Predicted 3D model of a 529-nucleotide part of an RNA (small-subunit ribosomal RNA, 5' domain) from an uncultured bacterium.
Context: one part of a larger RNA
RNA sequence: GGAUGAACGCUAGCUAUAGGCUUAACACAUGCAAGUCGAGGGGCAUCAUGAUCGAAGCUUGCUUUGAUUGAUGGCGACCGGCGCACUGGUGAGUAACGCGUAUCCAACCUGCCCGCCACUGGGGAAUAGUCCCCCGAAAGGGGGUUUAAUGCCCCAUGUCUCCUCCUGAGGGCAUCCGAAAGAGGGGAAAGGAAUCCGGUGGCAGAUGGGGAUGCGUCCGAUUAGCUUGUCGGCGGGGUAACGGCCCACCGAGGCUACGAUCAGUAGGGGUUCUGAGAGGAAGGUCCCCCACAUUGGAACUGAGACACGGUCCAAACUCCUACGGGAGGCAGCAGUGAGGAAUAUUGGUCAAUGGGCGGAAGCCUGAACCAGCCAAGUCGCGUGAAGGAAGACGGUUCUAUGGAUUGUAAACUUCUCUUGUUCGAGGGUAAAGUAAGAGAUGCGUCUCUUAUUGCAAGUAUCGGACGAAUAAGCAUCGGCUAACUCCGUGCCAGCAGCCGCGGUAAUACGGAGGAUGCGAGCGUUAUCC
Repeated sequence: GGAUGAACGCUAGCUAUAGGCUUAACACAUGCAAGUCGAGGGGCAUCAUGAUCGAAGCUUGCUUUGAUUGAUGGCGACCGGCGCACUGGUGAGUAACGCGUAUCCAACCUGCCCGCCACUGGGGAAUAGUCCCCCGAAAGGGGGUUUAAUGCCCCAUGUCUCCUCCUGAGGGCAUCCGAAAGAGGGGAAAGGAAUCCGGUGGCAGAUGGGGAUGCGUCCGAUUAGCUUGUCGGCGGGGUAACGGCCCACCGAGGCUACGAUCAGUAGGGGUUCUGAGAGGAAGGUCCCCCACAUUGGAACUGAGACACGGUCCAAACUCCUACGGGAGGCAGCAGUGAGGAAUAUUGGUCAAUGGGCGGAAGCCUGAACCAGCCAAGUCGCGUGAAGGAAGACGGUUCUAUGGAUUGUAAACUUCUCUUGUUCGAGGGUAAAGUAAGAGAUGCGUCUCUUAUUGCAAGUAUCGGACGAAUAAGCAUCGGCUAACUCCGUGCCAGCAGCCGCGGUAAUACGGAGGAUGCGAGCGUUAUCC
């Protein structure tokens, strides 16, 4: 000098843009953050509509009102499907195939999506809900009757696929891969409001994942030896799959001075800062990967989890309790306490983008988009411009009847209007989407017309009016280092990054005047180069 997720002191006008718990992975009140589908189902708690019956009023066919009825729209709870493994948070652990890069899988999986082939026949038993009964303070639980489905089970069919035997064109990369043919055995399905949406089997694709390996990846030798499933083989189990991943048996190996083991520290990368570069340092925001979800362990479901807002067990903590027993997990968004030098609102909207469900309308979405707070960073703008010497008054100062300086600075004259206040106009974010109608069509869909959808917000922006009006500080002035005098103080009070100033003429302390530097900031502290 540059830099920062900074903090502190003094000061502060505006726009835009990016950022905002670096500390206690400390504890959490409250609200919200994952639902959706009635075009899978039985139903009807609730709301609306219709129908039937009754009552009252009476304009005698209407109004009000009560009951019944799932008949219709719809729908709490329930069964079922899909989603909840994404998104969002954090960096505790991890020195590791965790990450980065490159290669391989003749050792693998892949819901939804795309393409192709084939099929979608028949039957059955339950169960939630509802109803009845019981236990419990609660959380919740138990028994019985009846019942549905795209829930579950059985049978059939088998293009196809899987397994076993046999065969082996052809190919390759050690183990090998593998077309066609044959024999035996096993394996499907679901309907719905029906030009549509689904279901089942298979092949192939795409996407996402799993695994293996080479190389790279901090510090300590005042850590020198480490290892018994350890290293290898054979056979099995397990897995989507390879493998001591696990197990039985056999062998005795394997790693290490090119640093094993142990100890410390740490998420990794793209990148960021600095530097002419080489290098050094860092890993906050954004993107990719990994790990974690109070601590430890475990599996279930599922295409996918060993699952942040799922389950079970143990532990610590907090809360409720009728003392028998229960409930909870903000490292989601806000917010609270604590810690700390220190870090924001218990805001708005699904309008856009994206996600889940749905045929769709739509619903949900603290993802996201906006707004609020903070000079905490960066860019930009302003605090006026031109003229103006009686070089005014005042201040300060000197060699003091006089000069110097503040200083064109002010006053004064003319001008402008960023900003400010006020009045008015006001685009785009909606290309799109949705509804209705019309047209085209290869029946999947597409096009046109009309209507409609904007949180931010009457915001950005533009125009008019008013009027210099609303707007400058901070640090320094001995040398390094740009900028000097006076007064006060008298080794005191104090300054200080280093050298050093201060003991009676202090350009170094304190004040004043002046000056220098930067400027809505300026200094100080901390850290890196």

The full RNA is in RNAcentral, with records from ENA. The coordinates come from a structure-prediction model, not an experiment, and the mean pLDDT is 84. It matches the Rfam family "Bacterial small subunit ribosomal RNA".